This is a predicted structure of an 85-nucleotide RNA (Glycine riboswitch aptamer). The prediction has a mean pLDDT of 81. Its Rfam family is "Glycine riboswitch aptamer". Rfam describes the family as follows. This family represents the bacterial glycine riboswitch.
RNA sequence: UUGAUGGGUCCGAGAGAGGUCGUACACCGUGCGGCGCCGAAGGGGAAUGCAAAAACUCUCAGGCAAAGGGGAUCGGAUCCGGACG
Numbered sequence: 001u002u003g004a005u006g007g008g009u010c011c012g013a014g015a016g017a018g019g020u021c022g023u024a025c026a027c028c029g030u031g032c033g034g035c036g037c038c039g040a041a042g043g044g045g046a047a048u049g050c051a052a053a054a055a056c057u058c059u060c061a062g063g064c065a066a067a068g069g070g071g072a073u074c075g076g077a078u079c080c081g082g083a084c085g
Base pairs, nucleotide, nucleotide: 006080007079008078009077010076011075012074013073018035020034021033022032023031024030025029036064037063038062042060043058044057045056
């Protein structure tokens, strides 16, 4: 059970931080390096011991004009699943 928890897909919303310095080039941009920062992909982390989390914490990764892309989470629709809540 007129289908919960959970998961997939689509649509909508979706923050933070340098328009930084130097250098190279095919020069509205891109690459590399330096310093400064952000935390909402992912990842790591605990008390006497063992086990186990987070939106806490660390910044490995990722990111820091606009645009684009990503984006935890929330809402709606739909599908899987079937009480494992």